[in-house]
Molecule: Bacterial RNase P class A
Organism: Candidatus Zixiibacteriota bacterium
RNA sequence: AGCGUAGGAGAAACAGUCGCGCUCUGUUAAUUCAGGGUGAGGAAAGUCCGAGCUCCUAAGAAUCAAGGCGCCCGGUAACGCCGGGGCGGAGAGAUCCGACGGAAAGUGCCACAGAAACUAUACCGCCUGUCUCGUAUGGGUAAGGGUGAAAACGUGGUGUAAGAGACCACGGCCAAUGGUAGAGAUAUUGUUGGUGGGUAAACCCCGCCUGGAGCAAGGCCAAAUAAGAGAAGAGGAGUGGAUUCGCUCCGUUUUUAUUCUCGGGUAGGCCGCUUGAGCACUCAGGUAACUGCGUGCCUAGAUAAAUGACUGUUGUUCUGCUUUAUUGCAGAAAACAAAACUCGGCUUAUUUCCUGCCUUGUAU
Numbered sequence: 001a002g003c004g005u006a007g008g009a010g011a012a013a014c015a016g017u018c019g020c021g022c023u024c025u026g027u028u029a030a031u032u033c034a035g036g037g038u039g040a041g042g043a044a045a046g047u048c049c050g051a052g053c054u055c056c057u058a059a060g061a062a063u064c065a066a067g068g069c070g071c072c073c074g075g076u077a078a079c080g081c082c083g084g085g086g087c088g089g090a091g092a093g094a095u096c097c098g099a100c101g102g103a104a105a106g107u108g109c110c111a112c113a114g115a116a117a118c119u120a121u122a123c124c125g126c127c128u129g130u131c132u133c134g135u136a137u138g139g140g141u142a143a144g145g146g147u148g149a150a151a152a153c154g155u156g157g158u159g160u161a162a163g164a165g166a167c168c169a170c171g172g173c174c175a176a177u178g179g180u181a182g183a184g185a186u187a188u189u190g191u192u193g194g195u196g197g198g199u200a201a202a203c204c205c206c207g208c209c210u211g212g213a214g215c216a217a218g219g220c221c222a223a224a225u226a227a228g229a230g231a232a233g234a235g236g237a238g239u240g241g242a243u244u245c246g247c248u249c250c251g252u253u254u255u256u257a258u259u260c261u262c263g264g265g266u267a268g269g270c271c272g273c274u275u276g277a278g279c280a281c282u283c284a285g286g287u288a289a290c291u292g293c294g295u296g297c298c299u300a301g302a303u304a305a306a307u308g309a310c311u312g313u314u315g316u317u318c319u320g321c322u323u324u325a326u327u328g329c330a331g332a333a334a335a336c337a338a339a340a341c342u343c344g345g346c347u348u349a350u351u352u353c354c355u356g357c358c359u360u361g362u363a364u
Base pairs, nucleotide, nucleotide: 001360002359004357005356006355007354008353009352011351012314013313014312015311016310017309018308020039021038022037023036024035025034026033041336045347046346048345049344050343051342052341053214054213055212056211066210067209068208069207070206071085072084073083074082075081086100087098088097089096090095101205102204106203107202108199109198110197123145124144125141126140127139128138129137130136131134153171154170155169156168157167158166172195173194174193175192176191177190178189179188180187181186218271219270220269221268228262229261230260231259232258235255236254237253238252239251240250241249242248278297279296280295281294283292284291285290316333317332318331319330320329321328
């Protein structure tokens, strides 16, 4: 100097002026006024996984379908997440990447090129035969050439007319079965048999997992309005009795304007709502993820949605000039984005700055 990797900061601090949400205290007819306290993120985002909580619903256990996941061990409430390890691949290295079960159960597919992409097959070439002797043709052949991402396991030999796992040696791979190391994935090493192109984020097979909808869940209070229920009810009608026979009085049945109550649940309000698998620190266990003990802390809860604006001083970084010297001066910059039931993750966005370690190169 270049690379790689693990973390951190999240843009400031202080003062002043104006302003907003929530809350406490006092105050007022009144969120009326005064004062105090408190007020966004590392991703609050995407809503992609895993949970809590709620309802369907009495339960979420089983089967099918559908979908998801797929090396091993560990962590965790759980996970498709995290840590460590194995195997494969990339790189000179630090390091990085991997949906990483099965292609010898079956089916499908394999563009273009090529003779042929799998019950095989002969374009050139090689060997051999035939004739009309050629730019012909029959047969054999996968050694060599050519095509392709991929061509019948690789190398050497034997063999042959030329050749070929046809045969042999070594190696690769597959299946079965042992030994050794390991907790396991796996590694390594024997024996026997075999020699099959690839593709499963194609169907499929094997194993495991998953009920659905969501805080606009759901519960409570409740102006208004409709259905419905009950009560009162002037007046009308029917009927019984009394009677001085009258348009009277008493009782009773029914009906209705109207009124009231219940009911219902729109507007609105309250709860859910923030004390929780919580945060910080010490110590202990563990390679680590993470866990345990102890101590301390309480840290937004709005609802069309508050958390802001301006000024000054100081500071940070960068650039230019300058200085013995980050000395001094001037200028510039400060991102992505903002809670909306709550947690654990993942993914994506982010101008920059800081710290540790590793690796490669160069100079001394």